[in-house]
RNA sequence: AGAGUUUGAUCAUGGCUCAGAGUGAACGCUGGCGGCGUGGUUCAGACAUGCAAGUCGAGCGAGAUUUGGCGACUUCAAGGCUUCGGCCAAGAAGUGGUCAAUGACAGCGGCGAACGGGUGCGUAACACGUGAGCAACCUGCCCUUAAGAGGGGGAUAGCCCAUCGAAAGGUGGAGUAAUACCGCAUGUGGCGGUUCCGGACAUCCGGAGCCUGCUAAAGCUGGGGAUCCUUCGGGACCUGGCACUUGAGGAGGGGCUCGAGGCCUAUCAGCUUGUUGGUGAGGUAAAGGCUCACCAAGGCUAAGACGGGUAGCUGGUCUGAGAGGAUGAUCAGCCACACUGGAACUGAGACACGGUCCAGACACCUACGGGUGGCAGCAGUUUCGAAUCAUUCACAAUGGGCGAAAGCCUGAUGGUGCAACGCCGCGUGGGGGAUGAAGGCCUUCGGGUCGUAAACCCCUGUCACCAGGGAAUAAACGCUUAUCAUUAAUAACGGUAAGCCUGAAUUAACCUGGAGAGGAAGCAGUGGCUAACUCCGUGCCAGCAGCCGCGGUAAUACGGAGACUGCAAGCGUUAUUCGGAUUCACUGGGCGUAAAGGGUGCGCAGGCGGUUAGAUAUGUCAGGUGUGAAAUCUCGAGGCUCAACCUCGAAACUGCGCCUGAAACUAUCUGACUAGAGUAUCGGAGAGGGAAGCGGAAUUCAUGGUGUAGCAGUGAAAUGCGUAGAUAUCAUGAGGAACACCAGAGGCGAAGGCGGCUUCCUGGACGAAUACUGACGCUGAGGCACGAAAGCAUGGGUAGCGAAAGGGAUUAGAUACCCCUGUAGUCCAUGCCGUAAACGUUGUACACUAGGUCUUUGGGGGUUUCGACCCUUUCAGGACCCCAGCUAACGCGAUAAGUGUACCGCCUGAGGACUACGGCCGCAAGGCUAAAACUCAAAGGAAUUGACGGGGGCCCGCACAAGCGGUGGAGCAUGUGGUUUAAUUCGAUGCAACGCGAAGAACCUUACCUAGGCUUGACAUGUAUAGGACGAUUACCAGAGAUGGUUUUUUCCCUUCGGGGCUUAUACACAGGUGCUGCAUGGCCGUCGUCAGCUCGUGUCGUGAGAUGUUUGGUUAAGUCCAGCAACGAGCGCAACCCUCGUCCUUAGUUGCCAGCACAUAAUGGUGGGGACUCUAAGGAGACAAACUCUCUUAGAGGAGUGGGAAGGUGGGGAUGACGUCAGGUCAGUAUGGCCCUUACGCCUAGGGCUACACACGUGCUACAAUGCCCGGUACAAUAGGAGGCAAUACCGCGAGGUGGAGCAAAUCCUCAAAACCGGGCCCAGUUCGGAUUGGAGUCUGCAACUCGACUCCAUGAAGUCGGAAUCGCUAGUAAUGACGUAUCAGCUACGACGUCGUGAAUACGUUCCCGGGCCUUGUACACACCGCCCGUCACAUCAUGAAAGCCGGUUUUGCCCGAAGUGUGUGAGCUAAUUUUCCAUUGGAGAAAGGCAGCACCCUAAGGUGGGGCUGGUGAUUGGGAUGAAGUCGUAACAAGGUA
Repeated sequence: AGAGUUUGAUCAUGGCUCAGAGUGAACGCUGGCGGCGUGGUUCAGACAUGCAAGUCGAGCGAGAUUUGGCGACUUCAAGGCUUCGGCCAAGAAGUGGUCAAUGACAGCGGCGAACGGGUGCGUAACACGUGAGCAACCUGCCCUUAAGAGGGGGAUAGCCCAUCGAAAGGUGGAGUAAUACCGCAUGUGGCGGUUCCGGACAUCCGGAGCCUGCUAAAGCUGGGGAUCCUUCGGGACCUGGCACUUGAGGAGGGGCUCGAGGCCUAUCAGCUUGUUGGUGAGGUAAAGGCUCACCAAGGCUAAGACGGGUAGCUGGUCUGAGAGGAUGAUCAGCCACACUGGAACUGAGACACGGUCCAGACACCUACGGGUGGCAGCAGUUUCGAAUCAUUCACAAUGGGCGAAAGCCUGAUGGUGCAACGCCGCGUGGGGGAUGAAGGCCUUCGGGUCGUAAACCCCUGUCACCAGGGAAUAAACGCUUAUCAUUAAUAACGGUAAGCCUGAAUUAACCUGGAGAGGAAGCAGUGGCUAACUCCGUGCCAGCAGCCGCGGUAAUACGGAGACUGCAAGCGUUAUUCGGAUUCACUGGGCGUAAAGGGUGCGCAGGCGGUUAGAUAUGUCAGGUGUGAAAUCUCGAGGCUCAACCUCGAAACUGCGCCUGAAACUAUCUGACUAGAGUAUCGGAGAGGGAAGCGGAAUUCAUGGUGUAGCAGUGAAAUGCGUAGAUAUCAUGAGGAACACCAGAGGCGAAGGCGGCUUCCUGGACGAAUACUGACGCUGAGGCACGAAAGCAUGGGUAGCGAAAGGGAUUAGAUACCCCUGUAGUCCAUGCCGUAAACGUUGUACACUAGGUCUUUGGGGGUUUCGACCCUUUCAGGACCCCAGCUAACGCGAUAAGUGUACCGCCUGAGGACUACGGCCGCAAGGCUAAAACUCAAAGGAAUUGACGGGGGCCCGCACAAGCGGUGGAGCAUGUGGUUUAAUUCGAUGCAACGCGAAGAACCUUACCUAGGCUUGACAUGUAUAGGACGAUUACCAGAGAUGGUUUUUUCCCUUCGGGGCUUAUACACAGGUGCUGCAUGGCCGUCGUCAGCUCGUGUCGUGAGAUGUUUGGUUAAGUCCAGCAACGAGCGCAACCCUCGUCCUUAGUUGCCAGCACAUAAUGGUGGGGACUCUAAGGAGACAAACUCUCUUAGAGGAGUGGGAAGGUGGGGAUGACGUCAGGUCAGUAUGGCCCUUACGCCUAGGGCUACACACGUGCUACAAUGCCCGGUACAAUAGGAGGCAAUACCGCGAGGUGGAGCAAAUCCUCAAAACCGGGCCCAGUUCGGAUUGGAGUCUGCAACUCGACUCCAUGAAGUCGGAAUCGCUAGUAAUGACGUAUCAGCUACGACGUCGUGAAUACGUUCCCGGGCCUUGUACACACCGCCCGUCACAUCAUGAAAGCCGGUUUUGCCCGAAGUGUGUGAGCUAAUUUUCCAUUGGAGAAAGGCAGCACCCUAAGGUGGGGCUGGUGAUUGGGAUGAAGUCGUAACAAGGUA
């Protein structure tokens, strides 16, 4: 960075597709290790179980348990003493008491539970990001600072007792503590009121003074010498710590407000009543309609209100060169939510995920009375889904809560586990090793390749494995000791130092040693894009495919194999995002014809705007400053062995705010100007518009006259009109519509459009010259107006024309084209409609940029004595040509599609679709606006080359015409089709198959059929083994024969003696195949076509395909030649060179010839001889438009004529066939790839078939007769052939033929004419024409004529009397006609084919037409190329979609009803300890006040109920069109003049 795909090819347009990068991915195949990350994107579905928020005993009461001390009692008791009665007694066990420690469970109290963790439902919003503001605010814990902490009181839980309940949980009574609660005191301060000062200002802030007023608190704990008190525990007191109260300030956190910012939809255009504002009040921490009362009527909106849809926002992430686009997992910030909905309480903070209350749904427990629950915390389950992990370890670290602390708690977090989900790293070995092993695959069979790959040899040891060693993450807190500071103090608190204590992961990192190449490679692809090719299988099947497209028998595209390519522990696929896509274009596109200029103008908003001066500073620019969280990205370093990863630093964050400055441009304001624009004056031009009036020609009709048989119409007709008098003609009249000539490429108008003449009213443009205004301008979304034709409404009018309709034709049909009628309409007035190929397919305005032409329009100037004309010039139009430039090309080119500026409109693949739905307009018709599903890989533009045209021009051809003779009718022959058959072998099928392959089917041929046989084979080569014969010959048997059996005779060659050749048998390789494919091929052939074409090199033109040359003007049979020309040359074709015929010459003269000379004969070149002639066969000559005349022209090429000549314009004929076309024909002539058969699809044999026969066609023969037939006579050829041959004379036979055999391997011998001519007969008939058919008799060939030969003779004597439609050949020695020869061949179907000679015409005006061809040109939607392409209905199938009576949902709004919990308000006769107060009274009791509570009522209100709307989804009998679909039906609308443009 591009590539593929529209075409035969090209350029451009334009869509589709691919290559890249990415992902929280999934799926398929595969899977060695490690590090770092990541992991329910779907059901904000439902959840079992465990855990996720507690802590403080240094706030408080009570206190199970355990331990210790003390003393008491009981029991036992070592031991000691003993007077033996007993005593003492350590110690052990137990009981209860007390003190201390420990301190479970639960409670009061404090703090926390508002953090941390999850999710993305909702939300289009001040929710978020960014930047400001709050003089309108709050803030627990923390920090700093000021002041204080006095003295009292009454309760209550726990506990105990009683009691209700299944439980959850309550109720009553007694009694108790506090840092719980409540008064009182004090008041540094704070709050309130008021005065003054300073500052700012929309409200306010700060300070000072005064005033009476209001307003706090709580203790706990460590240490301590003296003094005092003591219940002997301790307290007072002193000194610390923590906690508490009131202020002030800070930090951090929060609340509120504002600017501008970030989705889609106008098929959502109007929305709003607490709505907008004010006054006052309430409420809040706080401003505020936040709420309420009253007042006013406002507020928002095209710069998109309101509505609908979708969505958490951001830092960032992915992509991209960037600008952008997409996205918002993990990490971080903010927001919202916590089963659904509502509500408040507590608190510094919540309207609270693991709190409360209520309602609802769901689930669970229940004793049926009633209760309980909320994983979107971590694990886990289930459902859903393509899909997403462990019911793990630890608080060691980091962080959080509580605590003075130890510490406790912490599913935050740190770790581990699972998953290739991602990124990164490593490995699966390294070196040597050619008999290039075996094997696989391919093969041209030689070999190539896998491939140094393996084996083998020498090494190494990463990872994994085994053994051993072995860190870091840990530093604090705390404890002990020492010391410093402090203190009255050595205590306590604090600081410093040393020591001790603390590890989940965890023995793993790392290191050392050991063993052994041992344990470790796949996936996708290989037609092009796109790196990489062969074989086999399959046979439009199976399948592939991202696009183009592969597959119908040789598939590099399917499947397998081998090889190769790419990546690699992964590789592919799917999904999705960006890119490529400049394919929404800001960077960076377009609109004449590809999609795209609004039908035209006026014009509000908007956008843009002339010259000059000044001011300001909106945009703009510069500098500074604040902010732009961290992480990320980039750069530079550093740490893990590297990397991923992590850390540090820098840069960046392109943004926003503020300050200062600049003033060119822009903007605003002020002043001036005249070049833009406009006004005034004069002038001429014009189908510009409107209204009224007038005119003549013509058509038609009416009346009258003249007049008679047709008129009209067409390709031809008919319908129609006309003897009731048409048409024609004359006169008069009526009426409507349109205005000939002038008239023009002319004029005017914004467009649509405007045409007789006159008048009136009226718009615009233009020219000239001056004066004036002073930017007043340009464009223009919406809007308004105009707007052809057709159509609609009402009322008129209606001559002509004329949808519909009727009739006549045409036609297969003809609802058309043609004809005859003819209604709406066309006309007028008024009102609608609002569209056109409303087109210059070209928006408007301005400026600039070479020329030329106009017998083009209007005006002016100069020139001219005036004028006309002419010349010249200048404005304004209208046309044509053209430079530069532009354009894909065509083309445009001062009237731009050039160069620029301003503004508007519009486009983004084709179809669906100028459609549906919705909305607006309309009387309707309909118009405007305007999608989607679905389908396709194209659709479309310009130009090129062909081909084609019922396009044009020129030209040629037996192409037509003019002629002659045929075919098509008959019979026969022959070929084909069809049918039949056991087989009728196969091929050839328009011209260009059909008397073709076949120059010859009785057997053979022969390939077909039936039957019988053979299997290395009928034929070739080789190997091995065994032989020596093989074979020839005689005869017999069986048989249809092949063949088989028997039999007679005979029996190899060479040799170096080793053997070889030859041959037989057996076995194996192989033979063999007329089996398939001519669409795998070679070769050969046919055809267009003996048509004149087909190409190349260089140059030039074109972006290119291509063009030029090769076109043009002449000319020719010809691309033949000449001239001209951006072409110049050349090649294959044409022509010529070759053969033959025609004339002459030379040479030669046998077998040919015979003029002259001889001989011979009845006669004959028979003989001698001759070369003259003919001839033979070799070589030459000749013809070239050469000569003359004319013509053509610049000239030439050429043409016409004349003459000469054997021949005259390529002299006749032949051979010769360009590039190519038809996948033309042939695998059955041969060759040949591939496939197929191998005791048969091969080979042999006999018989049959190819010869069939209702039929159809082609090619021929013979005829139908008198230009003939028959009989008789007579004459003249050429080619060619001949030895298993041709065969003479002769004889026999009517004849075919037979007998016989001279001559001849040939210019020697043999075969050799017929028509013609002469004479005769026939006399127009189914005949003396014609000969089929049939009967009989023969001949010949052959092994054999039955199927199935030819010929002869006798007899028979069919059809046929010149042939419908149609069609063929031929232009001169031709047609026609006559005979002859030859190949093949035993014979023959030959009437065929190929040749030969004889006789021998007619006609061609000419190119209009048919057919074919050539050149040029034109159109094209064709390119398989008109046998092309292609349209619509109908029928069938499938798909998506619209309408539809309705039916079922969702969402939203609204009226009414009901109204939980709860806040608020009111009430509160019930209940009520603290404070005050009254009375009684010993502690105490009773009452009142204040305050509080229950209860009740009201306002608001969730859910619910019931009506009505809006929007939206699903479904729906039936119905509408649409799309798609190898072979359906009907027509042929379009593309060529497409047959009616």